[in-house]
């Protein structure tokens, strides 16, 4: 010095002018502004892919169905996410990836290729009818090719993503686990380990395989909307106008009203009291039309003079939620580690149609031509001149994950090349 591979951090900096948003303090002519002093967009704020906190349904339960995740043991509020292993797969390797449960059942493997399953023979090798038949050479006897029929064969070849275990040897007429060694596969035992597995050992010639990011089964998890949630406050309007459904003849009381009886008072109307009955009414039970809890079921909640649809009509302002956190940093201590515990310390946007900016100068970084030095190249320094400065902007908050990113610094760690 070069390739490649695992983290971290930065991505503009200084100065003037001029802007805009919160907060705090102070003044003021209090509709509002003014001085001052602080802060004021990100690692992804994007994806809206998961998890969660909060707010309502609602005081909140059971099934069933629908979804989701899927190796083993840890973290975390939780997760599909993060450490650590294990097992398989690429890499020479540092490291990277995994839709990683389970083959009972029922589906599916185009084309190709003889055959993808109720398996099989294109080509081929071996016998056998046979000294046979065809051609051709030869005086013949033979030699040579080649075709077709029977029977054996799956070790070569072919087709494919995948051919019915692989490799070697024996042994066969030619071949096959047909036999045998190791591999590989089943059972079974024993060691190690929390454990997913790993190691050895005997044991049997065993065999179509694949697919479950097919459908299915296990084994675990899950209410439903979502800050356009909710919350208070004003305010205005037409306590409208239809229709559907539905509504106790219960029971107490007697505050008013009314009837009935008595009993005083009055010449009458009436009037005064007691009593007792009811109407409105108040309380009490019951009963449940119609809503409601994501599908459905049970259960449950609201509601009895109401419920529901539906037509018209009014409002649509303002306040809160709203930024103190499963919060940042920094120190010990345990743990491999993810992280846990303690201990210090900071408060680090809150717009509301959307603030955090505009200019204008100088560096600084990168590209790309150059002047001049060094150097064996590579390159390094200095100095001009032009270009360029990446992705990209909170919206209740938070913990992931996935993508985007010009160019820059720095830890490591793997492999090669060259000097010494």
């Nucleotide at each position: 010095g070069g390739a490649g591979u695992g983290g971290g951090c930065c991505g503009g900096g200084u100065g003037g002018c001029c802007g805009c948003u919160c907060g705090c303090a102070g003044g003021a002519u209090u509709c509002u502004c003014c001085u001052g002093c602080g802060a004021g967009a990100g690692g992804a704020a994007a994806g809206u892919c998961c998890g969660g906190a909060c707010u309502c349904c609602a005081a909140a339960g059971g099934g069933c169905g629908a979804g989701g995740u899927g190796c083993u043991g840890g973290g975390u509020a939780a997760c599909g996410c993060c450490c650590a292993g294990g097992c398989g797969g690429a890499g020479u390797a540092a490291u990277c990836c995994g839709a990683c449960a389970u083959g009972a059942g029922c589906g599916c493997c185009a084309c190709a290729g003889a055959a993808a399953a109720u398996a099989u023979a294109c080509c081929g090798c071996c016998g056998g009818a046979a000294u046979g038949c065809a051609u051709g050479g030869g005086a013949a006897a033979c030699c040579a090719u080649g075709a077709g029929c029977c029977g054996g064969u799956a070790a070569g070849g072919g087709u494919g993503a995948a051919a019915u275990g692989g490799u070697g040897g024996g042994g066969u007429a030619a071949g096959a686990g047909c036999c045998c060694a190791c591999c590989g596969c089943g059972u079974c035992u024993g060691u190690g380990g929390u454990g997913a597995c790993a190691c050895a050992g005997a044991u049997g010639g065993c065999a179509g395989g694949g697919u479950a990011a097919g459908c299915a089964u296990c084994a675990c998890c899950u209410g439903g909307a979502g800050c356009a949630a909710a919350a208070c406050c004003a305010a205005a309007u037409a306590g409208g106008g239809g229709a559907a459904c539905g509504c106790u003849g219960c029971c107490c009381g007697c505050u008013u009203u009314c009837c009935u009886u008595g009993a005083g008072g009055g010449a009458a109307a009436c009037u005064u009291c007691a009593a007792g009955g009811c109407a409105a009414c108040g309380g009490g039970a019951g009963a449940g039309a119609g809503g409601u809890c994501g599908g459905c079921c049970c259960g449950g909640c609201c509601g009895a003079a109401g419920u529901u649809c539906u037509c018209g009509g009014g409002u649509a302002g303002g306040u809160u939620g709203c930024u103190u956190g499963a919060a940042g940093c920094c120190c010990a201590a345990g743990g491999u580690a993810a992280c846990u515990u303690g201990g210090g310390u900071u408060c680090u946007a809150g717009a509301g149609a959307a603030a955090u900016g505009g200019u204008c100068a100088u560096c600084g970084c990168c590209c790309g031509c150059u002047u001049g030095g060094a150097g064996a190249c590579a390159u390094c320094c200095u100095g001009g001149c032009g270009g360029g400065u990446a992705c990209a902007g909170a919206a209740u908050c938070c913990g992931g994950c996935u993508u985007a990113c010009a160019g820059g610094c720095u830890c490591g760690c793997u492999c090669g090349c060259c000097a010494c």